[in-house]
RNA sequence: GGAGCAGACCAGAUGGUCGCUGUCCACCGUAGCUUCGGCGAGGUGGAGGGAGGAAAGUCCGGGCUCCACAGGGCAUGGUGCUGGAUAACGUCCAGCGGGGGCAACCCCAGGGAUAGUGCCACAGAGAGAAGUCCGCCCACCGAAGCCUCGGCGAAGGUGGGUAAGGGUGAAAGGGUGAGGUAAGAGCUCACCGGGUUCGGCGGCGACGUCGGAUGCCAGGUAAACCCCACCAGGAGCAAGACCAAAUAGGGAAGCGUCAAGGGCGGCCCGUCCGUGCUUCCGGGUUGGUUGCUUGAGGGCGUCGGCAACGGCGCUCCUAGAUGAAUGACCAUCGCCCGUCUCCGGGUAACCGGCUGCGGGAACAGAACCCGGCUUACGGGCUGCUCCGGCC
RNA sequence: GCGCCCGUAGCUCAGCUGGAUAGAGCACAAGACUACGAAUCUUGGGGUCGGGCGUUCGAAUCGCUCCGGGCGCGCCA
Numbered sequence: 001g002g003a004g005c006a007g008a009c010c011a012g013a014u015g016g017u018c019g020c021u022g023u024c025c026a027c028c029g030u031a032g033c034u035u036c037g038g039c040g041a042g043g044u045g046g047a048g049g050g051a052g053g054a055a056a057g058u059c060c061g062g063g064c065u066c067c068a069c070a071g072g073g074c075a076u077g078g079u080g081c082u083g084g085a086u087a088a089c090g091u092c093c094a095g096c097g098g099g100g101g102c103a104a105c106c107c108c109a110g111g112g113a114u115a116g117u118g119c120c121a122c123a124g125a126g127a128g129a130a131g132u133c134c135g136c137c138c139a140c141c142g143a144a145g146c147c148u149c150g151g152c153g154a155a156g157g158u159g160g161g162u163a164a165g166g167g168u169g170a171a172a173g174g175g176u177g178a179g180g181u182a183a184g185a186g187c188u189c190a191c192c193g194g195g196u197u198c199g200g201c202g203g204c205g206a207c208g209u210c211g212g213a214u215g216c217c218a219g220g221u222a223a224a225c226c227c228c229a230c231c232a233g234g235a236g237c238a239a240g241a242c243c244a245a246a247u248a249g250g251g252a253a254g255c256g257u258c259a260a261g262g263g264c265g266g267c268c269c270g271u272c273c274g275u276g277c278u279u280c281c282g283g284g285u286u287g288g289u290u291g292c293u294u295g296a297g298g299g300c301g302u303c304g305g306c307a308a309c310g311g312c313g314c315u316c317c318u319a320g321a322u323g324a325a326u327g328a329c330c331a332u333c334g335c336c337c338g339u340c341u342c343c344g345g346g347u348a349a350c351c352g353g354c355u356g357c358g359g360g361a362a363c364a365g366a367a368c369c370c371g372g373c374u375u376a377c378g379g380g381c382u383g384c385u386c387c388g389g390c391c
Numbered sequence: 392g393c394g395c396c397c398g399u400a401g402c403u404c405a406g407c408u409g410g411a412u413a414g415a416g417c418a419c420a421a422g423a424c425u426a427c428g429a430a431u432c433u434u435g436g437g438g439u440c441g442g443g444c445g446u447u448c449g450a451a452u453c454g455c456u457c458c459g460g461g462c463g464c465g466c467c468a
Stems, first nucleotide, its partner, number of pairs: 001387007009379002012333007020050002023047006032039002052363001056374002059372005064236004071269004076232005081095005096110001097108004111227002116225002118221003133166002135162007145152003174192006193217002195214008240290004250281006261273003283467002297316008335360005342353004392464007401417004410448001419435005441457005
């Protein structure tokens, strides 16, 4: 210098001018209301507040609210190595096993395929307690041929054995060698690999390691159905509460009229509420207040823990808008990139700095609130790895 | 805020319980027919299956994630 890996961080500052939106204070008090005292949508002035690391996607999890303080079963959906963290999670941390990379380091939906079922195109004989197409071997027959004339018998045919070899395929029922056999085969044996099982040691555990027994060696696929374990009641601030306004308080169909219906996707039970309920058509209103922002909150210190995180102490308060504000311009400084001259360091590759000129500053905007994940995106910092060059 | 659906050739759509060289109609190009054109007939070209990652021997199809587009759901009686 190049390529890369990991971690934590920032998201311009100050001033001026013109605006936007809430809150508080002071003043003015029009519409309207009034118990005639006032209250007042609103206006003017002043003070003070005003987006993010992702506010985003809405992919998970929780709080909160209502339905009954949320019950049992089925169905359905989700998760899936171990231990921990947490309000909870599909998140995070630490490990185990597997995989990738030269390395720093990164990735894994990572339970079960001897519970059962399905599927494995094309090719191939056979795609699953499989299978004989070629080959190999045995028996019988046997045109040609041979001969001592009764047989032998290449080719070929029939029947059987064989999973060693060839061939097909992504995949064909461990591998190498020896024995064995008519030829072969874990058929037997030795070694290697895997599985099952027993025991010792280490670990909370996943698992690791050592030794023994057993020829057990029956493919893959569960991001196919499924099985096992665990989790999940439903809906969402358009939740919910209150006020105000308005009307055709209407019509049709279905179910029910003493057990239907409702309790927010489905079914059964149980329980509660209960006298109509559901759907469609039509009608009205497209207002206000509240919920609403102080919270599993941030920062610092300390203690425990490898860590995620937790305990304790001190300290800080930081948007609540509702067609939806948080902006625009100018100046100076700061930041980044390129470049010219100059200066300094160094033998050099190169590094650092001042001034000038030119250019740049991304992704993106809260909408009940948090914890994550994912995606978008500018910049510099720290540590580490590999390669190259120079001394 | 919640729920659901779609994306395949220039356009409209099939295919999506995994196995094709991804098809059809219209459009486009060339040829035939015609004096010329249309229609018709014959032939042909054209595809990141919205993008990426994964599962699998194999992905348009299965899973996750991102992008783009569309639809429905308020309250009162």
Source information:
Predicted 3D model of RNase P RNA and transfer RNA as a complex of 468 nucleotides. It holds a member of the Rfam family "Bacterial RNase P class A". By type it is a ribozyme. Its mean pLDDT, the model's own confidence on a scale to 100, is 77.